[in-house]
RNA sequence: CGAGUCGCACAGACGGCCGCUGCUCGGCUCAUCCUUCGGGGUGGGGCGAGGAGAGGAAAGUCCGGACUCCAUAGGGCACGGUGGUGGGUAACGCCCACCGGCUGCAAGGCCAGAGCUAGUGCAACAGAGAGUAGACCGCCCCUUUGCCGCUUUCGGGCAGCAUCGGGGUAAGGGUGAAACGGUGCGGUAAGAGCGCACCAGCGGGGCGGGAGAUCGUCUCGGCUUGGUAAACCUCACCGGGAGAAAGCCCGAAUAGGGAGGGAAGACGCGGCCCGCGUCGUUUGGACCUCCGGGUAGGGCGUUCGAGGCCGUCGGCAACGGCGGUCCUAGAGUCAUGGUCGUCACCUCGCCGUUUCGGCGGCGAGGCACAGAAUCCGGCUUACGGGCGGCUCGAGAU
Numbered sequence: 001c002g003a004g005u006c007g008c009a010c011a012g013a014c015g016g017c018c019g020c021u022g023c024u025c026g027g028c029u030c031a032u033c034c035u036u037c038g039g040g041g042u043g044g045g046g047c048g049a050g051g052a053g054a055g056g057a058a059a060g061u062c063c064g065g066a067c068u069c070c071a072u073a074g075g076g077c078a079c080g081g082u083g084g085u086g087g088g089u090a091a092c093g094c095c096c097a098c099c100g101g102c103u104g105c106a107a108g109g110c111c112a113g114a115g116c117u118a119g120u121g122c123a124a125c126a127g128a129g130a131g132u133a134g135a136c137c138g139c140c141c142c143u144u145u146g147c148c149g150c151u152u153u154c155g156g157g158c159a160g161c162a163u164c165g166g167g168g169u170a171a172g173g174g175u176g177a178a179a180c181g182g183u184g185c186g187g188u189a190a191g192a193g194c195g196c197a198c199c200a201g202c203g204g205g206g207c208g209g210g211a212g213a214u215c216g217u218c219u220c221g222g223c224u225u226g227g228u229a230a231a232c233c234u235c236a237c238c239g240g241g242a243g244a245a246a247g248c249c250c251g252a253a254u255a256g257g258g259a260g261g262g263a264a265g266a267c268g269c270g271g272c273c274c275g276c277g278u279c280g281u282u283u284g285g286a287c288c289u290c291c292g293g294g295u296a297g298g299g300c301g302u303u304c305g306a307g308g309c310c311g312u313c314g315g316c317a318a319c320g321g322c323g324g325u326c327c328u329a330g331a332g333u334c335a336u337g338g339u340c341g342u343c344a345c346c347u348c349g350c351c352g353u354u355u356c357g358g359c360g361g362c363g364a365g366g367c368a369c370a371g372a373a374u375c376c377g378g379c380u381u382a383c384g385g386g387c388g389g390c391u392c393g394a395g396a397u
Stems, first nucleotide, its partner, number of pairs: 001393008010384001012343007020053002023050004028045007055369001059380002062378005067243004074274004079239005084098005099113001100111004114234002119232002121228002136173002138169005145162003149158003181199006200224001202221008247300004257291005265279005307326008345366009
């Protein structure tokens, strides 16, 4: 200097003028209600002072919760989710550490990481054969026929080549992504774990490290029983539903309207079963279905939290304990803006300077992704410039 990889913080600043929303305090005014006539409550509209006012993702709505209702609150099936070990957390499919595997020269990165000897499936084409497999080319043996060499006691014998038929083989070659262990030696008619040595794998046993997953090592053995479960499935663990327009309160208004069903049961609890609860049991009923009518306005939920920041202790870490300190939007036709100036940052160009790392000045342009709506912990996605650690390569000293 180049390439890569991991991490951290920021997300423009200041000032002037005009403007918006909430909260606290102090006044003014209108309406209405109450009154012990001092005043008080509720709602609306102004004024003054003080303080506060979007994000690291507010996005996605993918997970987990808090909270509210069903609802008094359970069991099972189905369905869905997770899946190495140990920890963290309110909890999680998240985070941390470790183990194993894959990948990269490396720093690093990734994981749908339990089970294929419970069962059922799937794998195009090529190929003999793709899991109780299999013979295309080959190799070996016997036989039929032919050619030919040597030999002959002239009957034949031995060897070679080709051909017909039969048998053996899975070592060599071929096909394929993958072919029923690998290398070597022996053995065989030719071969094969057929046997042996070493190795890998699987199973049994022992010892050692580690909380554990698992790692190392010794020994015995049949010699070897493929892949795929983000295929169905099996195993272990987890899981009621709905959702802030959830829900609750005050108050108002209308038509406590009309018709039908209705039995010992009806309704409710996401689907089904059990179970539970409420109502009801001969009717004037609970309940169900249909038609029709009404619902001004206001408040709570609503922001003090599984909260932020600093210090310290414990822990490899995630994180936790202790102490101190702070309050940092709350709208509801949905607020935080507009304008001017200066500076910061980035890019390009010009000039000067330089110890060649850079520095100074001037000009032009730019300044990312993007807006709370009940709240919190995560994950994923979008994005601007800055700082630092580590790895590899080239060059110089």

This is a predicted structure of a 397-nucleotide RNA (Bacterial RNase P class A) from a Planctomycetota bacterium. The sequence was found by an Rfam model in a public genome assembly. Taxonomically the source falls in Planctomycetota (Bacteria, Pseudomonadati). Its mean pLDDT, the model's own confidence on a scale to 100, is 79.